Large-subunit ribosomal RNA, domain IV from Gluconacetobacter azotocaptans, 355 nucleotides, folded computationally. The source organism's lineage runs through Bacteria, Pseudomonadati, Pseudomonadota, Acetobacteraceae and Gluconacetobacter.
[in-house]
Context: one part of a larger RNA
RNA sequence: UCGUGGUGAAGGAACUCGGCAAAAUGCCCCCGUAACUUUGGGAUAAGGGGGACCUGAGCUGUCGUGCACCCGUGCGGUGUGGUGGCGGUGAGGGGCGCAGAGUCCAGGGGGAAACGACUGUUUACCAAAAACACAGGUCCGUGCGAAGUCGUAAGACGAUGUAUACGGACUGACUCCUGCCCGGUGCUGGAAGGUUAAGAGGAGUGCUUAGCGGUAACGCGAAGGUAUGAAUUGAAGCCCCAGUAAACGGCGGCCGUAACUAUAACGGUCCUAAGGUAGCGAAAUUCCUUGUCGGGUAAGUUCCGACCCGCACGAAAGGCGUAACGAUUUGGGCACUGUCUCAACGAUGGACUCG
Numbered sequence: 001u002c003g004u005g006g007u008g009a010a011g012g013a014a015c016u017c018g019g020c021a022a023a024a025u026g027c028c029c030c031c032g033u034a035a036c037u038u039u040g041g042g043a044u045a046a047g048g049g050g051g052a053c054c055u056g057a058g059c060u061g062u063c064g065u066g067c068a069c070c071c072g073u074g075c076g077g078u079g080u081g082g083u084g085g086c087g088g089u090g091a092g093g094g095g096c097g098c099a100g101a102g103u104c105c106a107g108g109g110g111g112a113a114a115c116g117a118c119u120g121u122u123u124a125c126c127a128a129a130a131a132c133a134c135a136g137g138u139c140c141g142u143g144c145g146a147a148g149u150c151g152u153a154a155g156a157c158g159a160u161g162u163a164u165a166c167g168g169a170c171u172g173a174c175u176c177c178u179g180c181c182c183g184g185u186g187c188u189g190g191a192a193g194g195u196u197a198a199g200a201g202g203a204g205u206g207c208u209u210a211g212c213g214g215u216a217a218c219g220c221g222a223a224g225g226u227a228u229g230a231a232u233u234g235a236a237g238c239c240c241c242a243g244u245a246a247a248c249g250g251c252g253g254c255c256g257u258a259a260c261u262a263u264a265a266c267g268g269u270c271c272u273a274a275g276g277u278a279g280c281g282a283a284a285u286u287c288c289u290u291g292u293c294g295g296g297u298a299a300g301u302u303c304c305g306a307c308c309c310g311c312a313c314g315a316a317a318g319g320c321g322u323a324a325c326g327a328u329u330u331g332g333g334c335a336c337u338g339u340c341u342c343a344a345c346g347a348u349g350g351a352c353u354c355g
Base pairs, nucleotide, nucleotide: 001350002349003348004347006345007344010341011340014339019336027051028050029049030048031047036041038173053094054093055092058089059088060087061086062085063084065081066080067079068078069077070076071074096100108334112330113329114328115326116325120132121131136171137170138169139168140167141166142165148157149156150155174321176319177318179251180250181249184248185247186244187243188242189241190240193239194238195237199233200232204228205227206226207225208224211220212219213218252270253269254268255267256266279313280310291307292306293305294304295303
């Protein structure tokens, strides 16, 4: 000087990002037990008392036994008795110690918020969570050789299942609810019209040349071959017409107005597919911002309750609540303590010094 375990005066979180770590609580019996609640819980809530040993009335279990009685005469039943055996419980009394769940073992508890309903699952080796899952909800697809998935295929899974089934997507117990917009994108349905491929079709056109004309150069040029090719015909799709938002998504601006002021129930106007409803709101979302007010503190950028001016909440990328639950997160208090004021001591094992 370090590690490990231990003790403590006074104070008791003043430590610190934060009570991290430590301390405290701890078992059994009795009493007693709040808000809230989905009536199950919450709950070992909280908060109290007792506990070893000796003696021990009473009560009680079981085993055996004497006597009397009864009948279905049996390893029977009923009643009753005792200084019978072995247990349980136990008022009261007693003595000992600082201390009797004497060691070990062995919940700290309470109040308020956030998130997630819950038990579960996860980043093997820095993250266990508010993330994932979940029961429940909704939508879409699928009629069975199902849809979907794997495979070139055969084939297999789905499923030896059959719409109360299976697949996909979103949401995520429960309570109360889930508003408006189908203009865009998607999906579904429609088929009148427009557009539209290969193919069908073949009007025509080019090349070639037997032949004809020409002194020749060259011109014309049938059939056939070859190249090209207009009209016409031609499906889905797209355009088009509808439906659909628990499909992808979206859910306004300006100006004026009330008998103090302020504000604007009200009016005007522009734009839109429609202009954000209920509920919540400085929020895991609020920039300005340590917003303002209240509470808690002597003092509070955090916290709780409000307000609403929501930079930029909002209804299954669900909204608002919510008992229970959580090695979750936040802030406050009780108990408790070497976390600290502020360091000390003793034990043990190292480093280190000397030998």
Rfam family: Bacterial large subunit ribosomal RNA.
The RNAcentral record of the full RNA draws on ENA.